The part of an RNA shown here (large-subunit ribosomal RNA, domain VI) has 254 nucleotides and comes from Candidatus Midichloria mitochondrii. The coordinates come from a structure-prediction model, not an experiment, and the mean pLDDT is 90. The RNAcentral record of the full RNA draws on ENA.

Context: one part of a larger RNA
RNA sequence: UGUAGGAAAAUUGAGAGGAUCUGGCUCUAGUACGAGAGGACCGAGUUGGACGUACCACUGGUGUACCAGUUGUUCCGCCAGGGGCAGCGCUGGGUAGCUAUGUACUGACGGGGUAACCGCUGAAAGCAUCUAAGCGGGAAACCCACCUCAAAACUAGUUUUCCCUAUCAGUGCCGUGGAAGACCACCACGUUGAUAGGCCGGGUGUGUAAGUGGAGUGAUCCAUCUAGCUAACCGGUACUAAUAGCACGACUGA
Numbered sequence: 001u002g003u004a005g006g007a008a009a010a011u012u013g014a015g016a017g018g019a020u021c022u023g024g025c026u027c028u029a030g031u032a033c034g035a036g037a038g039g040a041c042c043g044a045g046u047u048g049g050a051c052g053u054a055c056c057a058c059u060g061g062u063g064u065a066c067c068a069g070u071u072g073u074u075c076c077g078c079c080a081g082g083g084g085c086a087g088c089g090c091u092g093g094g095u096a097g098c099u100a101u102g103u104a105c106u107g108a109c110g111g112g113g114u115a116a117c118c119g120c121u122g123a124a125a126g127c128a129u130c131u132a133a134g135c136g137g138g139a140a141a142c143c144c145a146c147c148u149c150a151a152a153a154c155u156a157g158u159u160u161u162c163c164c165u166a167u168c169a170g171u172g173c174c175g176u177g178g179a180a181g182a183c184c185a186c187c188a189c190g191u192u193g194a195u196a197g198g199c200c201g202g203g204u205g206u207g208u209a210a211g212u213g214g215a216g217u218g219a220u221c222c223a224u225c226u227a228g229c230u231a232a233c234c235g236g237u238a239c240u241a242a243u244a245g246c247a248c249g250a251c252u253g254a
Stems, first nucleotide, its partner, number of pairs: 001152001005163007015149004021049007033038001052105004059100004066093005071086006110144003117137004164253001170248004174190005195241003198237005205229002211224005
């Protein structure tokens, strides 16, 4: 831009893509078979591998916005306590998110038409013959079935509801943001408000802060104290910012 008025939602599925894998064990059954040794078809169940999809409750990883320990140096006048730099200085842990090696699940069942092949009936050709007429079976392959996309499927589909005179159909601009994202888009919200930040409460992590008091010559230890601090998490709360406003939009539809 189109989809012969304009919108908001819900859909059908022409068509396209994905998937299609396989081992062990048990039962049937030590049966059929076989002199024995050995040892099934068919069918039923169970447990794995690799691949794939999703997820983060568990186990872990990462986690340069969290906590702690510690070395050197410099600064805060000094002590104490801290800040900067040194690969996040190094080291020990670690929330959210993202993740696999973690967890869950899938391949199925079934139907249809067939291939090689196996058959029934059966002539040409008094016999025979699966074939010539006719009929039945038969594969991980084919078409469905399973999962995903899908009306630019230009034959542009269908259903429901709403609107039609300057807007109370609807949409965009603008703003606050997002387990959405390169941008755009998408989604949530914009005071009739929990959208983000702040604040409050909680959780989680770290592991008992500073100061003070006490013990010790001192390093240090003890008490206050399972303390202090705590990101992205959970719940709440209008304190801050989403103010105000502007634009587009169908004249009842060739």